[in-house]
RNA sequence: AGAGUUUGAUCCUGGCUCAGAUUGAACGCUGGCGGCAGGCCUAACACAUGCAAGUCGAGCGGUAGCAGGCCCUUCGGGGUGCUGACGAGCGGCGGACGGGUGAGUAAUGCAUAGGAAUCUACCCGGUAGUGGGGGAUAACCUGGGGAAACCCAGGCUAAUACCGCAUACGUCCUACGGGAGAAAGCGGGGGCUCCGUGUUCUUCGGAAUGGGGACCUCGCGCUAUCGGAUGAGCCUAUGUCGGAUUAGCUGGUUGGUGAGGUAACGGCUCACCAAGGCGACGAUCCGUAGCUGGUCUGAGAGGAUGAUCAGCCACAUCGGGACUGAGACACGGCCCGAACUCCUACGGGAGGCAGCAGUGGGGAAUAUUGGACAAUGGGCGCAAGCCUGAUCCAGCCAUGCCGCGUGUGUGAAGAAGGCUUUCGGGUUGUAAAGCACUUUCAGUGAGGAAGAAGGCCUCGUGGCCAAUACCCGCGAGGGAGGACAUCACUCACAGAAGAAGCACCGGCUAACUCCGUGCCAGCAGCCGCGGUAAUACGGAGGGUGCGAGCGUUAAUCGGAAUUACUGGGCGUAAAGCGCACGUAGGUGGUUUGUUAAGCUGGGUGUGAAAUCCCCGGGCUCAACCCGGGAACUGCAUUCAGAACUGGCAGGCUAGAGUACAGUAGAGGGUGGUGGAAUUUCCUGUGUAGCGGUGAAAUGCGUAGAUAUAGGAAGGAACACCAGUGGCGAAGGCGGCCACCUGGACUGAUACUGACGCUGAGGUGCGAAAGCGUGGGGAGCAAACAGGAUUAGAUACCCUGGUAGUCCACGCCGUAAACGAUGUCUACUAGCCGUAGGGAGGCUUGACCUCUUUGUGGCUCAGCCAACGCAAUAAGUAGACCGCCUGGGGAGUACGGCCGCAAGGUUAAAACUCAAAUGAAUUGACGGGGGCCCGCACAAGCGGUGGAGCAUGUGGUUUAAUUCGAUGCAACGCGAAGAACCUUACCAGGUCUUGACAUCCUCGGAACUUCCCAGAGAUGGAUUGGUGCCUUCGGGAACCGAGAGACAGGUGCUGCAUGGCUGUCGUCAGCUCGUGUCGUGAGAUGUUGGGUUAAGUCCCGUAACGAGCGCAACCCCUAUCCCUAGUUGCUAGCAGUUCGGCUGAGAACUCUAGGGAGACUGCCGGUGACAAACCGGAGGAAGGUGGGGAUGACGUCAGGUCAUCAUGGCCCUUACGGCCAGGGCUACACACGUGCUACAAUGGGCGGAACAGAGGGUUCCCAUGCCGCGAGGCGUAGGUAAUCCCUAAAUCCGUCCCCAGUUCGGAUUGAAGGCUGCAACUCGCCUUCAUGAAGCCGGAAUCGCUAGUAAUCGCGGGUCAGCCACACCGCGGUGAAUAUGUUCCUGAGCCUUGUACACACCGCCCGUCAAGCCACGAAAGCUGGGAGCGCCCGAAGUCGUCAGUCCAACCCUCGGGAGGGCUGGCGCCCACGGCGAGCUCGGUGAUCGGGACUAAGUCGUAACAAGGUAGCCGUAG
Repeated sequence: AGAGUUUGAUCCUGGCUCAGAUUGAACGCUGGCGGCAGGCCUAACACAUGCAAGUCGAGCGGUAGCAGGCCCUUCGGGGUGCUGACGAGCGGCGGACGGGUGAGUAAUGCAUAGGAAUCUACCCGGUAGUGGGGGAUAACCUGGGGAAACCCAGGCUAAUACCGCAUACGUCCUACGGGAGAAAGCGGGGGCUCCGUGUUCUUCGGAAUGGGGACCUCGCGCUAUCGGAUGAGCCUAUGUCGGAUUAGCUGGUUGGUGAGGUAACGGCUCACCAAGGCGACGAUCCGUAGCUGGUCUGAGAGGAUGAUCAGCCACAUCGGGACUGAGACACGGCCCGAACUCCUACGGGAGGCAGCAGUGGGGAAUAUUGGACAAUGGGCGCAAGCCUGAUCCAGCCAUGCCGCGUGUGUGAAGAAGGCUUUCGGGUUGUAAAGCACUUUCAGUGAGGAAGAAGGCCUCGUGGCCAAUACCCGCGAGGGAGGACAUCACUCACAGAAGAAGCACCGGCUAACUCCGUGCCAGCAGCCGCGGUAAUACGGAGGGUGCGAGCGUUAAUCGGAAUUACUGGGCGUAAAGCGCACGUAGGUGGUUUGUUAAGCUGGGUGUGAAAUCCCCGGGCUCAACCCGGGAACUGCAUUCAGAACUGGCAGGCUAGAGUACAGUAGAGGGUGGUGGAAUUUCCUGUGUAGCGGUGAAAUGCGUAGAUAUAGGAAGGAACACCAGUGGCGAAGGCGGCCACCUGGACUGAUACUGACGCUGAGGUGCGAAAGCGUGGGGAGCAAACAGGAUUAGAUACCCUGGUAGUCCACGCCGUAAACGAUGUCUACUAGCCGUAGGGAGGCUUGACCUCUUUGUGGCUCAGCCAACGCAAUAAGUAGACCGCCUGGGGAGUACGGCCGCAAGGUUAAAACUCAAAUGAAUUGACGGGGGCCCGCACAAGCGGUGGAGCAUGUGGUUUAAUUCGAUGCAACGCGAAGAACCUUACCAGGUCUUGACAUCCUCGGAACUUCCCAGAGAUGGAUUGGUGCCUUCGGGAACCGAGAGACAGGUGCUGCAUGGCUGUCGUCAGCUCGUGUCGUGAGAUGUUGGGUUAAGUCCCGUAACGAGCGCAACCCCUAUCCCUAGUUGCUAGCAGUUCGGCUGAGAACUCUAGGGAGACUGCCGGUGACAAACCGGAGGAAGGUGGGGAUGACGUCAGGUCAUCAUGGCCCUUACGGCCAGGGCUACACACGUGCUACAAUGGGCGGAACAGAGGGUUCCCAUGCCGCGAGGCGUAGGUAAUCCCUAAAUCCGUCCCCAGUUCGGAUUGAAGGCUGCAACUCGCCUUCAUGAAGCCGGAAUCGCUAGUAAUCGCGGGUCAGCCACACCGCGGUGAAUAUGUUCCUGAGCCUUGUACACACCGCCCGUCAAGCCACGAAAGCUGGGAGCGCCCGAAGUCGUCAGUCCAACCCUCGGGAGGGCUGGCGCCCACGGCGAGCUCGGUGAUCGGGACUAAGUCGUAACAAGGUAGCCGUAG
């Protein structure tokens, strides 16, 4: 950093997909060890059980339980708070922290930066105190109630509990006079004194011990107050998701005054007054969501996210409430309501795991009912200590990151096995085995740290002090203190020993073969694989990647510059509002001064820690952890600067505007007016048609049309001028005149002094169609009617015809409203037109030059995907607005707004596809165009199609009618010859190593005679016969038998193939190298102008050359020459049987070898001084002389597996082999190809003549004889220029006389002949007799341009014979026509359009029918949410009223002050109820359109001029 995928290919646009990183993950397969982390994302669902908040006896009264002491004792026990301690209780502090969760919350939150009107227990510092009294009450005892929870009454008692009094530095209040308000003690240590004589000692003096008192002192407390620290409350600014299909919201609402309330400001609350406040810079409403440091990704900017750790907030089953307190409206507190669960004696009670474990449930899914307070921290305590599921550890889990291991070296017989194979081998693979080593980790054993420092006790010492107390610090010593932990770590021992999988292997993307399967099973992230040779499915071998993991799924970012701030676009790909005016907003000329908001620089504060980054350090490394730095791109504040932007003030005139003078114009509105034409009406003339079309018909017309002349009426539109001319913002505007009116341009001066530009909303204008009301209505003309066309024709064409088109007024508001190009400004080469002005020049003109405003064409730079744009930009820049983000669904649904309606506007989603699109390229195609060619048409000649027959095919039939060929390019084709054979088919009979090949064993020569059975194959029997070579072992052929390897197959696949071949087409094309052009596919060359049979040649030319084709070279033929002369020839000579027969000849013909000749070479003309064409000469032949062979790149998956060859598959006592018989020859029918005819250009008879090319020994057969004949007998000659096969049409003569005939010969009968083993199925020929159809052939269609068509016969192959009339050749006779290219058909070149590329036999649209999916509407049904109105009103605070009770204080003893409790009422209010609506879901018979679905129906709309050009708006 990119890649795949739209196309035949290309470039672009554009979506989809992939490769990366990541995760609190899950699932599949697999799993050795350790370290460090992490672990309910779902049901804020419900919870069994245990634990998670207690502590203090140095506050108090005390002593239930435990241990100890003491006393008594009847030895059972009892007593004693005396000691250690301590249940319950009073009291203090703490249960507001720590821990959990993310439901709610879009701001009462959070983040950042600030602020003033506050509180703050414990802690720190300062100041001042801590005096003296009093009355109760738990516990306890007694009694009572209750199932329980628990409660009630009476009595006793203490305090650091409670209450007065005193005092008051400071504090608070104040009317400045004054007034108000505190406290608590406990413990340690001293000396003095009193009591008591209780205990012990005694020197009897006393000492020790015990109790009390005041005093001194220390510590911990307490009170008041000031300050700090910490924590908390409040306020402000800025930032903080989506929806406008949520646009208006608000009544304590906004402000004021006063009061209340609070720790504190404040509508926080209340009374009164005012009517404000918020909102397009998004209020309100709806949906979603804890926020942040950070985390993931990314180059960054961003995007996504908010687990663990840390800060803040909110919540604690749901809702409400307050109490206590420094702090709560309180997770493990209270009260009430609700739901749920549990207990109950039915009366009543209890509960709240979103603490740690754990359970059920939900879910794809997330752990142990563990250990310890050793460390860190917290609560209480003087402390020891206690408590602590905070925490530290352990357990489970590959959930993640990191590290290590599963061995190392050597080892080729390249083992075995596997896989594969072209059978040679290759590969697995140094891999294994073997040999030599090592021992990490795991295992066993032994050793073994750090995490521990303190506090406590003792001693010493220093400071403080009056003090050797206390307290603080230091030193020494003491013993105890570790959950983890069977730890880390070290050493030893033994042995390669205990330890490898997962995914992938068509491309993207690293990695290939075999088998199985056969559009099946399956795969797939995208493209796509699978229909018998699958590197894509499944298995295997091999390979690739990663590795204790690997894949898959889900999710985020990336790639994606497909939301573009960085960093995109809008002529044609998605995208410029139809046009203007203008509000907010954005933006703005020049100059001076000032300011300092933006901006720039410096300082300060803050930006928590952790994280990231850098450096260093610690675990053996790493992950991880620690220290330091940097960073935290931000915010606030302050100082400075003044260029730029902004603000303020003052100038300027180049932008903009005003005034003046002119100019052009279908600019707009109103009122008049004109002529031509159409139509209608009237009148005249006039007569049979008119009209209309491709052709017709409907229609009009003898009741007088059309035509024509005159007159009248009425409506609409304005010919020529007229022009890529003019005007207008756009829509649009066209006779002429008048009036009213907008804008533009030009010129010259004066004035204003930035007044400008754009423009969300908004407002106005806005073609046609359409709507409303009223007019008008000539022509035209949706709808409609009729006539045609057609398979149909609800169309195109024709005849009619109503709305409408016109006018007035009012709506509608859309168009392909287009330059598919928003408006404004500036700049950037030129040339040529045109419209309106102005200036200059002269030669004064239909002149030239300059300039300006419009409007066009061409072109440079530049831009663009290309096409193209190019001063009228799509170039270069600036300002502002609008719009786009894959195709379809859809400009649709729902909702809103507008409209009389039609409808418009705004505007989705589900679902579905992997494309859809743009431009250009090459082809192909067109009922597009141009040029050109061909027996393509035309002009001709002869046929086919009709008849009979032959032959092939289809179909049918059959036991079988073997198979193949099927438009041209199958059908007298394979088949150049089916009676048997052939033969592949059918029925039957038979064989199984086989009819044929190779190998092995045994036997035998081979071979042969004859007989029996049988249809034969075959089976049985039988005769003769012993060969060749030899190194004497044997061997080679051949035959028979046997066993197995194998043979065999015309069985399948021509869509697995080779080879051969048909066709386009003997058409003139098809390509390449280099260069050039193009981003590229490609183009150029090969196009153009001529010319040719030809891409043949010439010229031109960014092309220059070349190749395969064309042509030529080859063969035959036409002329001549040379050579040669037998079997051929015979001119002259000679002979002759008169036959080139003989001699002879080599001239001629001919034969067959070699040459010559023809090349547009020559002449004239045309043409471009060309190529070439036309004409001519000469010549046997003239423009490729005629014919043949020769078939470019390719197309048709053309044909052939049945010529042959061949991969794969299939059969193996048969799908192989043999045999005889049958069939391929069938026959209602259809088609193709032929033959013979229909006659007189003929037929019959008689006579006469002339070829060429072939063939011939199992053969051709003369002459002769026989037969009417086919043929027979017979043999001469011939192995061939020698002999034989061997002509007919024609000519001459004659008959027939137009008829189903003297035409025609089918069919049938009879008799024969020939071949052959054999002519029944099923041969050919002859003779006699018979004598069918047929009188020239419908639609349609074929061949042929000269020695051709036509016509006439001859030969050959195959072959015993022949169904041959076929096929291949040969010669004889021998025409007609071509003016030409309009049309049909085929081909070539150029061009054009294209939505085609399987290429028009293409593509493709809509209804209907079927299936399936999502959506909309819908009578309704049902659920959620919020608000409004009313009702009810628990607990509770506050207020108020009443009752009742009462210890402290006062008292005159009566009471009072004050307080408690209870109840009523009032305000507020949770839950609940009622009502009418709103809103969001779910569901719903049925209806509607939409998407999708190999082969359904009907048509043919679109793409070519798509056969009526298409498309847009509107109406029907």